[in-house]
RNA sequence: UCCUCAUUUCGAAGGGAGUAGGGACCAGGCCCGAUGAUCCCCUGGCAACCGUCUCGGCUCCGCCGGGAAACUGGUGCCCCAUCCUGCCCCGCCCCCAAGCGGGGACCGAUGAGCG
Numbered sequence: 001u002c003c004u005c006a007u008u009u010c011g012a013a014g015g016g017a018g019u020a021g022g023g024a025c026c027a028g029g030c031c032c033g034a035u036g037a038u039c040c041c042c043u044g045g046c047a048a049c050c051g052u053c054u055c056g057g058c059u060c061c062g063c064c065g066g067g068a069a070a071c072u073g074g075u076g077c078c079c080c081a082u083c084c085u086g087c088c089c090c091g092c093c094c095c096c097a098a099g100c101g102g103g104g105a106c107c108g109a110u111g112a113g114c115g
Base pairs, nucleotide, nucleotide: 001115003113004112005111006110007109008108013043014042015041016040021032022031023030026086027085028084029083044078045077046076049074050073052068053067054066055065056064057063058062087104088103089102090101091100092099
């Protein structure tokens, strides 16, 4: 980094250093930011994807499913907030558009697997 699969619910903040923009990308909105954001570091925490332990099943070099623990394993995360809209479908509004509500897709993110 291409691809595949799963999740994208909940949860969890203090300090330091530092400067001007930032919220992934494009557009339009809406927000955050000199009361110092974003980013970086330290400490602490959250969670349970992988690993670990355990139970069961099977087509048994292993695979699938249930459960447990949570530090001294590998990651991740700690947020306004995947901020909203964009493409498709449904409902409301007499019809269309706009708007509002709901569902899906796409994109992105994280993990695991394969190359």

The prediction has a mean pLDDT of 76.
This is a predicted structure of a 115-nucleotide RNA (SAM riboswitch aptamer (S box leader)) from Salinivenus iranica.